Model confidence (mean pLDDT): 75 of 100. Purine riboswitch aptamer from Paenibacillus sp. FJAT-29882, 102 nucleotides, folded computationally. The sequence was found by an Rfam model in a public genome assembly. Taxonomically the source falls in Paenibacillus (Bacteria, Bacillota, Caryophanales, Paenibacillaceae).
[in-house]
RNA sequence: AAAUUUAAUGUAGGAUUAUGUCGUAUAAUAUUGGGGAUAUGGCCCAAAAGUUUCUACCGAGCCGCCGUAAAGGGCUUGACUACGAGCUGAGUUUUAAUUGAA
Repeated sequence: AAAUUUAAUGUAGGAUUAUGUCGUAUAAUAUUGGGGAUAUGGCCCAAAAGUUUCUACCGAGCCGCCGUAAAGGGCUUGACUACGAGCUGAGUUUUAAUUGAA
C1' cells in the first nucleotide's frame, strides 16, 4: 500500500414499520319488509340504497311528541374502516462515508 473479515458512529441517502395529525368517502344517513313495547314505553330482526370504496351504519345526554294508538321527531357530543399526504421516533433494515481492530 492492496484485498478480505469485523466493530463503532445523535454522518448522509434509500426502503420499511409504528405513533399521532390532516384531507377525501358518509350525511355514523335515509328507504322497504316482518315482529315487538306503550307515558316506568318508544325496541328487535332482515333486505336493499348511499361511497370511483372494503368495513361500519351505533352509543350517551338534553328537549319535544304520541292520552293508550301505531307511529316515532329535533339538537348536541363521541368512532371505526378504506385510500391519499405531511410530521415525529438514539424503531428496523440496507447502501455509502469516517474511524478502530484482525